A computed fold for a 165-nucleotide RNA from a Frankiaceae bacterium, annotated as c-di-AMP riboswitch aptamer (ydaO/yuaA leader). The model forms 92% of the base pairs in the Rfam consensus.
[in-house]
RNA sequence: CGCCGAAUCCUGCCCCGGUCGACCCCAAGGGCUCGACCCAUCUGGCAGGAGCUGGGGGAACCACUCUCGGCGGCCGCUGACGCGAGUCACGGCCUUGGGGUGAAGCCACCGAAAGGUGGCCGGGCAAACCUCUUGCCCGAACCCGACAGCUAACCCCGCAGGCGU
Numbered sequence: 001c002g003c004c005g006a007a008u009c010c011u012g013c014c015c016c017g018g019u020c021g022a023c024c025c026c027a028a029g030g031g032c033u034c035g036a037c038c039c040a041u042c043u044g045g046c047a048g049g050a051g052c053u054g055g056g057g058g059a060a061c062c063a064c065u066c067u068c069g070g071c072g073g074c075c076g077c078u079g080a081c082g083c084g085a086g087u088c089a090c091g092g093c094c095u096u097g098g099g100g101u102g103a104a105g106c107c108a109c110c111g112a113a114a115g116g117u118g119g120c121c122g123g124g125c126a127a128a129c130c131u132c133u134u135g136c137c138c139g140a141a142c143c144c145g146a147c148a149g150c151u152a153a154c155c156c157c158g159c160a161g162g163c164g165u
Stems, first nucleotide, its partner, number of pairs: 001164004008050007017038006024031002051159002054157004062149001072094005078089004097147001098144004105120006121139007
């Protein structure tokens, strides 16, 4: 400098650095403490703001829905009920149900599985155009924790990471 990505910009304080002064120590090179001033850039910490085609939750209407009652596993030296087996509430842990960020999905076949092959589909970069292509790549990972449709007000959260020359 360029690319993927929402992941950029700004302010204040502190830390760090430098200069001067005072005091003390010293092996005379310096060292420690305190005060004042300065401080470009980067980095570190804290707080705040703007912005973002950033994210989640959250009415009516709409959507889903025959009605009613329910609805995963384990644990608890918590409470209530029960003669008891147990049941309910609450708390903790978990992930196979479900959900979220994201382009990162669907189907078929092979395989014990991991995974592989193919098709459809989704995404990125570059080039070239006159709207059609070509080439090279990607189709991961993580989170919530039995639970959430959309959704104004309102509430909460993120601003990372990874590459190329």